RNA sequence: GAAGUUCGCCAGGCAACCGCUGAUCACGCAAGUGGUUGGAGGAAAGUCCGGGCCCCACAGGGCGGGAUGCCGGCUAACGGCCGGGCGCUAUAAGUCGGACGGCGCAAGCCGUUCGGCCCAAGGCGACAGACAGUGCAACAGAAAGAUACCGCCUAAGUUCGACUUUGACGCCGCAAGGCGACAAAGUCCCCCUCCUGAAGAGGAGGGGAGAGAACCGGUAAGGGUGAAAUGGUGGGGUAAGAGCCCACCGCGGACGUGGUAACACGGACGGCAUGGCAAACCUCAUUCGGGGCAAGGCCAAAUAGGGGAGUAAUGGCGUGGCCCGCGUCGCUCCCGGGUAGGCUGCUAGAGGCCGUCGGUAACGGCGGUCCCAGAGGAAUGGUUGCCCACGACAGAACCCGGCUUAUCGGCGGACUUCCCAC
Numbered sequence: 001g002a003a004g005u006u007c008g009c010c011a012g013g014c015a016a017c018c019g020c021u022g023a024u025c026a027c028g029c030a031a032g033u034g035g036u037u038g039g040a041g042g043a044a045a046g047u048c049c050g051g052g053c054c055c056c057a058c059a060g061g062g063c064g065g066g067a068u069g070c071c072g073g074c075u076a077a078c079g080g081c082c083g084g085g086c087g088c089u090a091u092a093a094g095u096c097g098g099a100c101g102g103c104g105c106a107a108g109c110c111g112u113u114c115g116g117c118c119c120a121a122g123g124c125g126a127c128a129g130a131c132a133g134u135g136c137a138a139c140a141g142a143a144a145g146a147u148a149c150c151g152c153c154u155a156a157g158u159u160c161g162a163c164u165u166u167g168a169c170g171c172c173g174c175a176a177g178g179c180g181a182c183a184a185a186g187u188c189c190c191c192c193u194c195c196u197g198a199a200g201a202g203g204a205g206g207g208g209a210g211a212g213a214a215c216c217g218g219u220a221a222g223g224g225u226g227a228a229a230u231g232g233u234g235g236g237g238u239a240a241g242a243g244c245c246c247a248c249c250g251c252g253g254a255c256g257u258g259g260u261a262a263c264a265c266g267g268a269c270g271g272c273a274u275g276g277c278a279a280a281c282c283u284c285a286u287u288c289g290g291g292g293c294a295a296g297g298c299c300a301a302a303u304a305g306g307g308g309a310g311u312a313a314u315g316g317c318g319u320g321g322c323c324c325g326c327g328u329c330g331c332u333c334c335c336g337g338g339u340a341g342g343c344u345g346c347u348a349g350a351g352g353c354c355g356u357c358g359g360u361a362a363c364g365g366c367g368g369u370c371c372c373a374g375a376g377g378a379a380u381g382g383u384u385g386c387c388c389a390c391g392a393c394a395g396a397a398c399c400c401g402g403c404u405u406a407u408c409g410g411c412g413g414a415c416u417u418c419c420c421a422c
Base pairs, nucleotide, nucleotide: 001418002417003416004415005414006413007412008411009410010409012387013386014385015384016383017382018381020039021038022037023036024035025034026033027032041393045404046403048402049401050400051399052398053292054291055290056289065288066287067286068285069284070084071083072082073081074080085127086125087124088123089122094117095116096115097114098113099112100111101110102109103108128283129282133281134280135277136276149223150222151219152218153217157215158214159213160212161188162187163186164185165184166183167182169180170179171178172177189208190207191206192205193204194203195202196201231249232248233247234246235245236244250272251270252269255266256265257264258263296344297343298342299341306335307334308333309332310331311330315329316328317327318326319325351370352369353368354367355366356365357364358363388391
């Protein structure tokens, strides 16, 4: 210097004039007038999470329900933030190779593009538990939890068969011997060539040394299916196979070392020890009462209604006709609730800024300093001039901490890679 990543900050500026509104001062009987001063945001938004404040409920415990979920810290609290662990991962640059093009006598160099390797600062992760139990897995596939479709094997077992040898028997033959059925023992294998094939498969032929099928069964090496097929690679081994055995890698529970921990590392041991899904139910741990400023508090007309006291005629009406009694109707005074309306809650606060100290940081302690919207049909605006980089998203309504979403642009810090110079 370039490119990138990430964090933080700002959010057109200045001036004049005219308005609106809170506070305060002065004047005015009042209405009001005048002066001074304050007057939207980083998201005021969505209302997603957490808290303050207020009202209601509440002895304590359990059941049920919701939320959260690697570890440590911060905080009033959090599903937030900070730091760490583990897993996954993008792009630039780099490097290797190919193709094309250019330069060059050549060696080679440069450029473009494609692919591989390695992949920065960073980014992402509902990241507790799958021998507690229950359940689920579309399609494909034989099988998705105990499964044999293709393929491989025929060791064990059963059946049938063949061959060899031996034995005695029967028949034929003069004889050598041959044939037949039976019994016993043993065996049914190896090699080569060619063709087809993805294959350890199939077919054909030949040789040695005569002759194998079926069932049952073994097998997870290979093919094929799938997101996933019972640790991976190599060797040994086997009838064929298989952690069956061995080496390395992976994995497991202990142990040791480091770390507060998550976890990491190490050398032995274990032959693999029960596949996946908990954003399925579930289990474990922690935590959670409900509603919200239209919360809530205070003052309080008119009218109507309520309660109490008093008052008048032997009043009206009701109590089936009459009397007493009772109730009710009139008038006066008092009381309380509540409506309209008004006041409050209401903005000095987990507050801002500066400094300093502790901490990697989030954050916290201390000191100084400042007051920074508070409306209630709802103010925060308009016009003009000048300047520039030509101005986005957007408007408080009890307050605060976060998250998420929207946003013209600008500035700064840190980090990574590359290039250049010293």
Molecule: Bacterial RNase P class A
Organism: Sulfuritalea sp.